[in-house]
Annotation:
Model confidence (mean pLDDT): 85 of 100. Predicted 3D model of a 351-nucleotide part of an RNA (small-subunit ribosomal RNA, central domain) from Priestia megaterium. The RNAcentral record of the full RNA draws on ENA and SILVA. Taxonomically the source falls in Priestia (Bacteria, Bacillati, Bacilli, Bacillaceae).
Context: one part of a larger RNA
RNA sequence: UUGGGCGUAAAGCGCGCGCAGGCGGUUUCUUAAGUCUGAUGUGAAAGCCCACGGCUCAACCGUGGAGGGUCAUUGGAAACUGGGGAACUUGAGUGCAGAAGAGAAAAGCGGAAUUCCACGUGUAACGGUGAAAUGCGUAGAGAUGUGGAGGAACACCAGUGGCGAAAGCGGCGUUUUGUGCUCUGACUGACGCUGAGGCGCGAAAGUGUGGGGAGCAAACACGAGUAUAGACCCUGGGGGUCCACGCCGUAAACGAUCAUUGCGCCGUGUCAUAGGGGUUUCCGCCCUUUAGUGCUGCAGCUAACGCAUUAAGCACUCCGCCUGGGGAGUACGGUCGCAAGACUGAAACUC
Numbered sequence: 001u002u003g004g005g006c007g008u009a010a011a012g013c014g015c016g017c018g019c020a021g022g023c024g025g026u027u028u029c030u031u032a033a034g035u036c037u038g039a040u041g042u043g044a045a046a047g048c049c050c051a052c053g054g055c056u057c058a059a060c061c062g063u064g065g066a067g068g069g070u071c072a073u074u075g076g077a078a079a080c081u082g083g084g085g086a087a088c089u090u091g092a093g094u095g096c097a098g099a100a101g102a103g104a105a106a107a108g109c110g111g112a113a114u115u116c117c118a119c120g121u122g123u124a125a126c127g128g129u130g131a132a133a134u135g136c137g138u139a140g141a142g143a144u145g146u147g148g149a150g151g152a153a154c155a156c157c158a159g160u161g162g163c164g165a166a167a168g169c170g171g172c173g174u175u176u177u178g179u180g181c182u183c184u185g186a187c188u189g190a191c192g193c194u195g196a197g198g199c200g201c202g203a204a205a206g207u208g209u210g211g212g213g214a215g216c217a218a219a220c221a222c223g224a225g226u227a228u229a230g231a232c233c234c235u236g237g238g239g240g241u242c243c244a245c246g247c248c249g250u251a252a253a254c255g256a257u258c259a260u261u262g263c264g265c266c267g268u269g270u271c272a273u274a275g276g277g278g279u280u281u282c283c284g285c286c287c288u289u290u291a292g293u294g295c296u297g298c299a300g301c302u303a304a305c306g307c308a309u310u311a312a313g314c315a316c317u318c319c320g321c322c323u324g325g326g327g328a329g330u331a332c333g334g335u336c337g338c339a340a341g342a343c344u345g346a347a348a349c350u351c
Base pairs, nucleotide, nucleotide: 004322005321006320007305008304012319014201015200016199017198021194022193023192025088026087027086028085029084030083031082033081034080035077036076037075038074039073040072041071042069049065050064051063052062053061054060091191092188093187094186095184097182098181103177104176105175106174108172109171110154115149116148117147118146119145120144121143126135162169163168206247207246208245209244210243211242215241216240220236221235223233259317261315262314263313267295268294269293270292272290274288276287277286278285279284300307301306324351325350326349333344334343335342336341
């Protein structure tokens, strides 16, 4: 390479937008590039295959035939693919009406709690642990009351609830703003899917400049414990955590499951609707429907575990990735980065 795979054995890029490329709905007319087919030409000889023959057989040799092509020229066919024209509405999008939501950004507001400060009351402890000690306190702590300062986070509601492409998003109202869903079937008329490169977003930690700093808390110090203790536990504590503007670009970035579409069993929760009927003052209840989100479970699949209309079932299309373990996500080179490092990514050798 062929072939086989990618939930857990190696393997789905962290997520999106999107140029090229690949693939692409229904009907009709046309064309004839792909496709199918006829003829002609050519595809040297030898060899291979078949038949017959010659050496006593065979090897070997001779004669004839067949076969061999991404071939060329020319004549046809028109189902499918492609090209061109016309039309359609189911895919896709827009509109009308409607409901839900921690979706995003900005400025603002609120209460509880921790800490600190001031003052009042008040006296000997407090704190901490398995037990203690370091620590704090008669210079009046801890407790309690009043007032104040400041920062960060938003108890209850809260829910295998919701929203978002993912990362993620949770006090309250305001302003600006994005997506999805339901109904309708008014409009456009295939405008679609995927997507190498490319561009953007991307937790935490880290990093640059300038702020901020209550609590927590790497480093560090002390106490304890221990054979040791550079730890687990305790008392402190500074980088950070927070904000603004940049950088970094990684995670068990996980559903360890790429994206789109179609098909095909039941049952039962929940969330947001919609339609109808019975009933009903209304609410509610029952039946059905769409889009999510869960559980159980059939066929089928699977090495098993398990998955099972939210597939790991049955299929199409496109991209990414895998090919024994270690060496190694290392070395070298390159690109990016302030750095940390990231991305790309071997071999010798060894089992």